Predicted 3D model of a 73-nucleotide RNA (transfer RNA) from Ovis aries. A source record names the gene tRNA-Lys-CTT-7-1. The sequence is in RNAcentral, with records from GtRNAdb and Rfam. It matches the Rfam family "tRNA". Gene Ontology term of the family: triplet codon-amino acid adaptor activity.
RNA sequence: GACCAACUAGCUCAGUUGGUAGAGCAUGGGACUCUUAAUCCCAGGGUCGUGGGUUCGAGUCCCACAUUGGGCA
Numbered sequence: 001g002a003c004c005a006a007c008u009a010g011c012u013c014a015g016u017u018g019g020u021a022g023a024g025c026a027u028g029g030g031a032c033u034c035u036u037a038a039u040c041c042c043a044g045g046g047u048c049g050u051g052g053g054u055u056c057g058a059g060u061c062c063c064a065c066a067u068u069g070g071g072c073a
Stems, first nucleotide, its partner, number of pairs: 001072001003070004010025004019056001027043005049065005
């Protein structure tokens, strides 16, 4: 330099044909227990990497950029 892939909650990851963003772990509270752990229940937590575009409507489609990884030169 050019190509490919990834980017969504604190972490690891889902998200169907474009139609109101989810799970597990973690965190907080409660139940249980003599206490802790384990187990069970509930709750909080998101500018969906950034900026544009298309659309009635974008996590999803298009463009540019940033970051990370990979092989190529």